[in-house]
């Protein structure tokens, strides 16, 4: 990078730097000098590995990740419905294993 599986309505600081953006993209609605993003520290949570157990499973938080505003913040295609609206896909994160 690229495929193929699972998951995505739970959860997580009155912290330090740093300063103008930022929610992927579009439309939209929103977060932001009562400090965006980026980074360090807490923290959350258990995908993989550990390691324990009463063991196809429970537990742990050691390592590898990952997360840390709103349902992946809502819609983007299609189906169903008078319609509100509900289903599925598509599109994106993450993760493990292959090319």
């Nucleotide at each position: 990078u690229u495929c193929u599986u699972a998951u995505c309505a739970a959860g997580a600081g009155c912290g330090g730097c740093g300063g103008a953006g930022g929610g992927a993209c579009u439309g939209g609605c929103c977060c932001a000098a009562u400090g965006a993003a980026g980074c360090c520290c807490g923290a959350c949570a258990a995908c993989c590995a550990g390691c324990a157990c009463a063991a196809c499973g429970u537990g742990u938080a050691u390592g590898g990740u990952g997360u840390u505003a709103a349902u992946u913040c809502c819609a983007g295609c299609a189906g169903a419905g008078u319609g509100a609206u509900c289903u599925g896909a598509a599109a994106g994160a993450u993760a493990a294993g292959g090319g």
This is a predicted structure of a 99-nucleotide RNA (SAM riboswitch aptamer (S box leader)) from Sporolactobacillus spathodeae. Taxonomically the source falls in Sporolactobacillus (Bacteria, Bacillota, Caryophanales, Sporolactobacillaceae). Rfam family: SAM riboswitch aptamer (S box leader). Gene Ontology term of the family: regulation of gene expression.